The prediction has a mean pLDDT of 82. Predicted 3D model of a 73-nucleotide RNA (transfer RNA) from Candidatus Komeilibacteria bacterium RIFCSPLOWO2_02_FULL_48_11. It matches the Rfam family "tRNA". Its family is annotated with triplet codon-amino acid adaptor activity in the Gene Ontology. NCBI's taxonomy places the organism under Bacteria, Bacteria candidate phyla, Candidatus Komeiliibacteriota.
[in-house]
Parts: sequence; structure tokens; C1' cells
RNA sequence: CGGGCUGUAGCGCAGUUGGUAGCGCGCAUCGUUCGGGACGAUGAGGUCGCGAGUUCGAGUCUCGCCAGCCCGA
Repeated sequence: CGGGCUGUAGCGCAGUUGGUAGCGCGCAUCGUUCGGGACGAUGAGGUCGCGAGUUCGAGUCUCGCCAGCCCGA
């Protein structure tokens, strides 16, 4: 320098053909318990890496940039 993959909640990951962003673990509160754990119920937590474009509408499509990993030179 060129190419490929990845980037979504604290962590690990889904998200189909563009149409209200979810799951597990974790966290908070409550119940249960003498207390804890386990279990059950409820809840909080996200500018979907950054910026722009297309569109009525973008996590998803297009372009640029950034970061990580891999391959090539």
C1' cells in the first nucleotide's frame, strides 16, 4: 500500500426482503428465606463505531473515515 471480516445495553451475541431494537448473563426493586443462594415477578439501561447520501422510512442499502482481527505485497 491492496483485499476480506467485525463494530448493536456493563459482558457475550441475535436482528429474515428496509417498516416501533431484542435474547442470555449481569444490575436494581419486590416476593420467598432467620439471613444468603437458588427460584419467581417487575424494572432500569442503547445517538446500533463516527460522518454523509438514498428513501415516506436505514441496525439493514451506498460512500468516506476510525478501531480491532486476518490475508497478500